[in-house]
Bacterial RNase P class A from a Gemmatimonadaceae bacterium, 383 nucleotides, folded computationally. It matches the Rfam family "Bacterial RNase P class A". Rfam classes the family as a ribozyme. NCBI's taxonomy places the organism under Bacteria, Gemmatimonadota, Gemmatimonadia, Gemmatimonadales, Gemmatimonadaceae. Its mean pLDDT, the model's own confidence on a scale to 100, is 76.
C1' cells in the first nucleotide's frame, strides 16, 4: 500500500446572511382585546417500536403459604434488568502444527461466529414417515448349525447370531485384536461413559490416578422437578386554586296599614304547631378553567487514579427544548460530499440518508445516504 475480517468505535453536512414559527425575558404603545420592537433559546443517534428494567406518584399490604408469571453454565458490573463485561463448556467456519501415500483423521494452537447452556439413574407422556423392530428391544436380507427334499449351483423347517446390508432424525458404546459353528464387552488394549480420590481454579470447569464391562436412546421452546425474582395502576399518575348552571346542607324571612316630612309613639288588621313552597344569605363537593408536578439529573465534559474489562472514584468546569394537539422551517452565497451529463473544466444540473421530543432515565431491537478512525489476519514493496 492493497485485500479480508471484527453487525468494532465515532461523526451524521460546515460557515455566513435574509425571512418566518414556538417558548422565555425586557421595553414601548394601548388599555378592551392585543399590537410592535429588542435579546435569549428551540430534536435525535435513533426522539421510533413500546419489548425489558428502574426513578417518581397514588392505591393496597402483619407474617407465611397456594395459584400465576418470568429468569436459568460461572463470576463480576449496575438503581435494576431478559442488559453489559470477563471466563467455562458445546458446536461450526477459517488458518497453522501433528498423523497419513492419498482420501482424510482426530489431537493441539490461534482468530471469528453461534448456543432458552439447570435437571432425562423423581415420576408421567411422546418419538411422525420409513422400517422386521423405536425402549421390558428387535431376525427383513445376510451369516452359522442341525434335520428334510433334491442329481445339483439350490429350496424348506427349527434354532443360534446384532459382525455386515437395508430403513430412519435416532437401531441399545466406538476402533483394533483375541475368541467362536457364526457371532457378541464374551475377553483384552485404547478412546468414550459412570463412580471415587487428589491437584489447579472464587466458581463454572479442567487435569492426573484408580475402580466399574456399560448399568444410562432422544425429547423439559411436553407436563413436571429444582433454584432465584416478581403487589397493582400509571403524568389522563398525583397535588393546589376554583366560575356559571343544576342539585345537596345550614341559616334568616310577621308584619302591613292609618296618623306623620322622618324616628319614637298611639290605633286598626293579620299570622304565629309541623312540613312544604318561595326569596335572600352562607357552607361544602364536583365540573369548565388555571397553577404545580416539569427538567440540577442514576446529568454532561476534561484530567488523574483503580480494574483484563463492563464499570467505579476524586478534582475542576458546564446547564443543553419543555409548551397548548403541539414551534423547531424556507431561501440565498461560499465550501464539503454524492449521482448524472458533456464541449473534460477553477464546468453544468440535481441531490444531502433514516427520521422527529410530550414525566424522566438505563438497555434491547428496528431504520439509516455518506464519511472518519482503530484492532487482528494475509500478500507485496521499502528501510
Nucleotide at each position: 500500500a492493497c485485500g479480508g475480517u471484527c453487525a468494532g468505535g465515532c461523526c451524521g453536512g460546515a460557515c455566513g446572511g435574509u425571512c418566518g414559527c414556538g417558548c422565555c425575558g425586557g421595553g414601548c404603545g394601548c388599555u378592551c382585546a392585543u399590537g410592535c420592537c429588542c435579546g435569549g433559546u428551540g430534536a435525535g443517534g435513533a426522539a421510533a417500536g413500546u419489548c425489558c428494567g428502574g426513578g417518581c406518584u397514588c392505591c393496597a399490604c402483619a407474617g407465611g403459604g397456594c395459584a400465576g408469571g418470568c429468569u436459568g453454565c460461572c463470576a463480576g458490573g449496575u438503581a435494576a434488568c431478559g442488559c453489559c463485561u470477563g471466563g467455562g463448556c458445546g458446536c461450526c467456519g477459517c488458518g497453522g502444527a501433528c498423523c497419513g501415500a492419498a482420501a482424510g483423521g482426530c489431537u493441539c494452537c490461534g482468530c471469528g461466529a453461534c448456543g432458552a447452556c439447570g435437571g432425562a439413574a423423581a415420576g408421567u407422556g411422546c418419538c411422525a414417515c420409513a422400517g422386521a423392530a423405536a425402549a421390558c428391544a428387535g431376525a427383513c436380507c445376510g451369516c452359522c448349525a442341525a434335520c428334510c427334499c433334491g442329481c445339483a449351483u439350490g429350496g424348506g423347517u427349527u434354532g443360534g447370531u446384532a459382525a455386515g446390508g437395508g430403513u430412519g432424525a435416532a437401531a441399545a458404546g466406538g476402533u483394533g485384536g483375541g475368541g467362536u459353528a457364526a457371532g457378541a464387552g464374551c475377553c483384552c488394549a485404547c478412546c468414550g461413559c459412570g463412580c471415587g480420590u487428589c491437584u489447579g481454579g472464587u466458581a463454572a470447569c479442567a487435569g492426573a490416578c484408580g475402580c466399574g464391562g456399560c448399568a444410562c436412546g432422544g425429547u423439559a421452546a411436553a407436563c413436571c422437578c429444582c433454584a432465584g425474582c416478581c403487589g397493582g395502576a400509571g403524568c389522563a399518575a398525583g397535588g393546589c386554586c376554583a366560575a356559571a348552571u343544576a342539585g345537596g346542607c345550614g341559616g334568616u324571612g310577621a308584619g302591613g296599614g292609618a296618623c306623620g316630612g322622618c324616628c319614637c309613639g298611639u290605633c286598626c288588621c293579620g299570622a304565629c304547631c309541623a312540613a312544604g313552597a318561595c326569596a335572600c344569605c352562607g357552607c361544602g363537593g364536583g365540573u369548565a378553567g388555571g397553577c404545580c408536578g416539569c427538567a440540577c439529573g442514576a446529568g454532561g465534559g476534561u484530567c488523574c487514579g483503580a480494574g483484563u474489562g463492563a464499570u467505579c472514584g476524586u478534582a475542576c468546569c458546564c446547564c443543553g427544548a419543555g409548551a397548548g394537539a403541539a414551534a423547531u422551517g424556507a431561501c440565498c452565497g461560499u465550501c464539503c460530499g454524492g449521482a448524472c451529463g458533456c464541449u473534460c473544466g477553477u464546468c453544468g444540473u440535481c441531490c444531502g440518508a433514516c427520521a422527529g421530543a410530550a414525566c424522566c432515565c438505563g438497555g434491547c431491537u428496528u431504520a439509516u445516504a455518506g464519511g472518519c478512525c482503530g484492532g487482528c489476519c494475509g500478500u507485496g514493496c521499502u528501510c